[in-house]
RNA sequence: AGAGUUUGAUCCUGGCUCAGGAUAAACGCUGGCGGCGUGCCUAAUACAUGCAAGUCGAUCGAUAGAAGUCCAGCUUGCUGGACGGAAAUAGAGGCGAACGGGUGAGUAAUACGUAAGCAACCUGCCCACGAAGACCGGGAUAAUCCCUGGAAACGGGGACUAAGACCGGAUAGGUACACAGACCGCAUGAUCUGUGUAUUAAAGGUGAGAGACACUGGUGGAUGGGCUUACGGUGCAUUAGCUGGAUGGUGAGGUAACGGCCCACCAUGGCGAUGAUGCAUAGCCGGGCUGAGAGGCUGAACGGCCACAUUGGGACUGAGACACGGCCCAGACUCCUACGGGAGGCAGCAGUAGGGAAUUUUCGGCAAUGGGGGCAACCCUGACCGAGCAACGCCGCGUGAGUGAUGAAGGUCUUCGGAUUGUAAAGCUCUGUUGUAAGGGAAGAACGGCAUCUAGAGAAUAGGUGAGUGACGGUACCUUACCAGAAAGCUACGGCUAACUACGUGCCAGCAGCCGCGGUAAUACGUAGGUAGCGAGCGUUAUCCGGAAUUAUUGGGCGUAAAGGGUGCGUAGGCGGCCUGUUAAGUUUAUGGUGAAAGCGUGGGGCUCAACCCCAUAAAGCCAUAGAUACUGGCAGGCUAGAGUACUGGAGAGGGUAGUGGAAUUCCAUGUGUAGCGGUAAAAUGCGUAGAUAUAGGGAGGAACACCGGUGGCGAAGGCGGCUACCUAGACAGAGACUGACGCUGAGGCACGAAAGCGUGGGGAGCAAAUAGGAUUAGAUACCCUAGUAGUCCACGCUGUAAACGAUGAAUGCUAGGUAUCGGGGCGACCCGGUGCCGAAACUAACGCGAUAAGCAUUCCGCCUGUGGAGUAUGCACGCAAGUGUGAAACAUAAAGGAAUUGACGGGGGCCCGCACAAGCGGUGGAGCAUGUGGUUUAAUUCGAAGCAACGCGAAGAACCUUACCAGGUCUUGACAUCCUUCUGACCGCACCUUAAUCGGUGCUUUCCUUCGGGACAGAAGAGACAGGUGGUGCAUGGUUGUCGUCAGCUCGUGUCGUGAGAUGUUGGGUUAAGUCCCGCAACGAGCGCAACCCCUAUCUUCAGUAGCCAGCAGGUAAGGCUGGGCACUCUGGAGAGACUGCCAGGGAUAACCUGGAGGAAGGUGGGGACGACGUCAAAUCAUCAUGCCCCUUAUGAUCUGGGCGACACACGUGCUACAAUGGCGGUCACAGAGUGAGGCGAACCCGCGAGGGGGAGCAAACCACAAAAAGGCCGUCCCAGUUCGGACUGUAGUCUGCAACCCGACUACACGAAGCUGGAAUCGCUAGUAAUCGCGAAUCAGAAUGUCGCGGUGAAUACGUUCCCGGGUCUUGCACACACCGCCCGUCAAG
Repeated sequence: AGAGUUUGAUCCUGGCUCAGGAUAAACGCUGGCGGCGUGCCUAAUACAUGCAAGUCGAUCGAUAGAAGUCCAGCUUGCUGGACGGAAAUAGAGGCGAACGGGUGAGUAAUACGUAAGCAACCUGCCCACGAAGACCGGGAUAAUCCCUGGAAACGGGGACUAAGACCGGAUAGGUACACAGACCGCAUGAUCUGUGUAUUAAAGGUGAGAGACACUGGUGGAUGGGCUUACGGUGCAUUAGCUGGAUGGUGAGGUAACGGCCCACCAUGGCGAUGAUGCAUAGCCGGGCUGAGAGGCUGAACGGCCACAUUGGGACUGAGACACGGCCCAGACUCCUACGGGAGGCAGCAGUAGGGAAUUUUCGGCAAUGGGGGCAACCCUGACCGAGCAACGCCGCGUGAGUGAUGAAGGUCUUCGGAUUGUAAAGCUCUGUUGUAAGGGAAGAACGGCAUCUAGAGAAUAGGUGAGUGACGGUACCUUACCAGAAAGCUACGGCUAACUACGUGCCAGCAGCCGCGGUAAUACGUAGGUAGCGAGCGUUAUCCGGAAUUAUUGGGCGUAAAGGGUGCGUAGGCGGCCUGUUAAGUUUAUGGUGAAAGCGUGGGGCUCAACCCCAUAAAGCCAUAGAUACUGGCAGGCUAGAGUACUGGAGAGGGUAGUGGAAUUCCAUGUGUAGCGGUAAAAUGCGUAGAUAUAGGGAGGAACACCGGUGGCGAAGGCGGCUACCUAGACAGAGACUGACGCUGAGGCACGAAAGCGUGGGGAGCAAAUAGGAUUAGAUACCCUAGUAGUCCACGCUGUAAACGAUGAAUGCUAGGUAUCGGGGCGACCCGGUGCCGAAACUAACGCGAUAAGCAUUCCGCCUGUGGAGUAUGCACGCAAGUGUGAAACAUAAAGGAAUUGACGGGGGCCCGCACAAGCGGUGGAGCAUGUGGUUUAAUUCGAAGCAACGCGAAGAACCUUACCAGGUCUUGACAUCCUUCUGACCGCACCUUAAUCGGUGCUUUCCUUCGGGACAGAAGAGACAGGUGGUGCAUGGUUGUCGUCAGCUCGUGUCGUGAGAUGUUGGGUUAAGUCCCGCAACGAGCGCAACCCCUAUCUUCAGUAGCCAGCAGGUAAGGCUGGGCACUCUGGAGAGACUGCCAGGGAUAACCUGGAGGAAGGUGGGGACGACGUCAAAUCAUCAUGCCCCUUAUGAUCUGGGCGACACACGUGCUACAAUGGCGGUCACAGAGUGAGGCGAACCCGCGAGGGGGAGCAAACCACAAAAAGGCCGUCCCAGUUCGGACUGUAGUCUGCAACCCGACUACACGAAGCUGGAAUCGCUAGUAAUCGCGAAUCAGAAUGUCGCGGUGAAUACGUUCCCGGGUCUUGCACACACCGCCCGUCAAG
């Protein structure tokens, strides 16, 4: 000293929470010792029992009478008597009991604290003083005795007696009054002296004595009290008025004393927003805790004061009480009782019950300190000193120290290598604090008294010596011995906050101070190991201060976060211009008093240290005295710059009253005129043939004032708009006469105060809540339409609120400019006053404000203190009502909020793109079939894929196999890998039995190398490590892939701007397919993307030539590149060229670029492909593969047969074939490209209607084969029909592949000949060699394509354009969204 928490991130505001310290504490776990402290905070509840206040015989009478002495008797140790008087005590009397001890109920002032005062007072015991005094008398009474009442408590009557008890008289001094004198005080007045009058004292006991003690009166002191004054310390104004002895006076009374303290009379006062009165709470202080301080909280223990003593009241005694352990009365409660009556008061010490989270022993002692009594000895003392109990607090000590690596064992974790616990342990060497035992052993003790000595006249007095006096306690302390022996826990470990792993659990159990953890890999739950912190304690809870500048005096705010009153006038109050004098209240300096002690601070000292204790010193505040006089205040005088008055002038929707004007709407009557009008997105309700709407002129009535008109004007605000007159307020300018601080603000108060609303009476054209009807709609108590009442208007009265806003209180001064406008002045420069904009400094969280401040300052007022509850409830006030003003709490919650940033989003805007729409062509959706999916079914119909981006997808090909599924049969180190032991010599192969098949069984056959030990290889058997898993988790992962999207974007470095998130760059003007390029610019550069580089294709050149051409030459054939020869052409394969807006014109900004043109095979990225930025979707895949964790292990592994993946009321996707004449069928004739082929392609030829069979040439391929291209051309036929269209389905007969075509293959022939006549809503593809249409090939593959991937043939239409749908890019705007609009969120209803 700060930290966490609002957000995707940021800054701010703001609350909540934490880290610190403290406690009279309690609870949980644990617990060795000592010292010093502390210990009913709750029931001021009730109390059993014991003790806590007595003492004095040197005050009195009485009772009783020890030791001792004497006498008598005799049984010489007893009895009796006398004297004696120790010790005792019921009563009288004295002193004490008013202290000490307890508690905090009451009390907001009869209290407390601080400072003063009493000239208005008292004070027992104590001290000092006087040449002070104590004289003479008297009458009773308790005890005791007798009688007697009562259960008891307690009495009653009679008789006797004493005093320091009581009473009378004397004297003294005192007191009161009167008079005289002296002296003092601020004053009322006080003091002293003298005289007179009145009144008022006493007590003795003891001692040999002296004396000391006691007594009386007085003066003074000391101590203790009483009373008075000022100031100070609390909550509520939702307590605003209170007061009758009340305020004062006079007189009397009362008191120690002043006083309405009490009484009589008189007066009518007194207190109060500087908070009276009331209600609530509370003992106050020194101090304690905390805090840097200022403050805040607190008032246990120790100390001072007060109050109280079962509750309430009262007095008595006394120096002192209205009395804790006294009295009386009343109440409640408890106890005793013979029912008549009595007794009691722990808030003393212990203790009990109760209450409570919670607080101790019915202890020892008067040894010390202190108190009461006494001459004293001494007695009493639950005050006190000590001990006991309690970790309740503070402080100290210990639980061992050194050494010790194989880094033991065990535990935990592990990547299995190790790491850690950890020098920790064990072991070895020491020590002995504490403990145990034994021995020694204090200080606290000084006095008084006793004995004795000295000084002294002295037995006074003072001093010395000696003996003696200890509850604690044989305690502290010291010495010796003994053994590492007897002594460690608690909390935490996600962040804040020091400290991490494993297992268990699986939004469960639980944790949590805040944020928040837990839904199968939890450092946050529980346990363990480890670690961190503190340590005889550690945590938790409660409370206080701090942090919190979060009530802000120090030290905050109010435009938008909470917060400026709607506006003005003005009272109290607060604040106030220049000069001079005076005063000294504030202020300041010095000194003095006080500030009790303890405590705190500082410096010392004592317990071994510390806590603790002792000594010294310092110290806020208050009061007084003296000085200073700048500033503030008071008083006095002056000034004119603030403020105001008068004069001149112009501006203005400023206000009020009366009058008046035109336009328009509506209505009325009349004329003209005829079928509609009106209204809407479209309509309907409505009006109209009884004549509307329209139109013309006439009339009525109400309201509002077009144009001018203006970010123009006026007003305090609300607000004010035709014109004229009257009444009236304010501001401004000019000139510079007058007053002389007259000023500013303003709690309460008063006034004004839009609209709506209320009351009474008018008025009512238009408009128009309510209402009615028509529409819209799922509904439509709305938006739209047709009507329409209050109201809107006027007069008078009420209401008193608005986003009454500039969300910005008023006033004054100061602090750059520019510009516009209104009013005034000046010849002008310019000046003054208002209203706006842009901006400097400054301010601000930012936005913004910026001389009209939200800047710099001053003064005054109002208001704020998390959000919700709530401007609600209640009380009060106002109001006719509606309602307004004032205005909470319980409870809930960790946020609510402001400004700005980046995204995403918008049925916001701008620009742009895409087969996105539009323009076209052809489809799908209807039929049949193929195929995939859903669903259903099933023993199984294995699994995955799910909007686009799953659904002819994984699967480039399920009859067995595949195969993962089902049924059944088998195996268990295994079908597969590595290692070990033993045995065999094989393995392979063949045959047989068995079986559904595998499995199983039998037989035959049969190795290599060798140093002869063995080895290699293979098989079998065995044991265990392990194998195996298409089992789970794609939300634990790698890799791969899809998608936005081939969309043009995504970023970085440095710089700059911003408190920051971020911005800039990347925006802007153009342009592009493109963040493509150009220009501009606080940016300059760069990277990943775009483009290019790569491949195919289009043209040409060149090189090469087992296919091509005969082009040219020659030969040859029935024909044919068939042959020689050649490589010119086509083609093939290499290498190159070519295209770059290069050229021209126009446009553009002289740019980029665009448009057009030339040339060219190709023209503006020529066409196509590969190539996919940062990222998004927890997208897909654990079943391609790999892989963490979990799971199975005679099974979730392996294997065999059969079945299933092919099911079928149904639904969807993708396709094929069609519905026909641009066609079908028959015949005939053409023209490709790209591929494939040895377990292969397979020619010719022969057979079969055909699938195919036979056959086998040729070909590892520019050579041979597949291979026929088809659409197309020509000829013929069909004639619009369910057909010569269409071919599903079915029957029969076959072919081929293959162990095997039943479930479940393809193909062929013949026969059968279904639906279907162009397809609803909806929807898909395509912009050129494209769509459409036609065939060909390949992969997979034994066989099995309408699928997929390729190839070529024929070969179109259309695009005006970007309003709309979808998707995307970019700029901007709004936002309460950020899981980001599939968001957020409000209300109702229902359930819990």

Description
Predicted 3D model of a 1392-nucleotide RNA (small-subunit ribosomal RNA) from an uncultured bacterium. The RNAcentral record of the sequence draws on ENA and SILVA. It matches the Rfam family "Bacterial small subunit ribosomal RNA".